[in-house]
RNA sequence: GGGCCUAUAAGCUAGUGGUUAGACUGGCUCGUUUACACCGAGCAUGCACCAGUUCGAUUCUGGUUAGGCCCA
Numbered sequence: 001g002g003g004c005c006u007a008u009a010a011g012c013u014a015g016u017g018g019u020u021a022g023a024c025u026g027g028c029u030c031g032u033u034u035a036c037a038c039c040g041a042g043c044a045u046g047c048a049c050c051a052g053u054u055c056g057a058u059u060c061u062g063g064u065u066a067g068g069c070c071c072a
Stems, first nucleotide, its partner, number of pairs: 001071007010025002013022001018055001027043005048064005
C1' cells in the first nucleotide's frame, strides 16, 4: 500500500427498512429482613462519526475513525 470482517446500554449480545431498540449480567430506588444476602416491583444508561438513498435508516450506499485477519 491492497483486500476482507467487526463497531448497538457499564459488560456480553439479539434485532435483514416501519409503530415504543430488547434479553441476560451489572448499577440505583422501594418493598421484604434486627441487619446483610436471596427474592419481588420499578428506574436510569444505547445504535462509533460524517454524508447520501428513501415517505421512513440501527438496518442500504459512500467516506472517516478504531480494532482484528490475510496479501504484498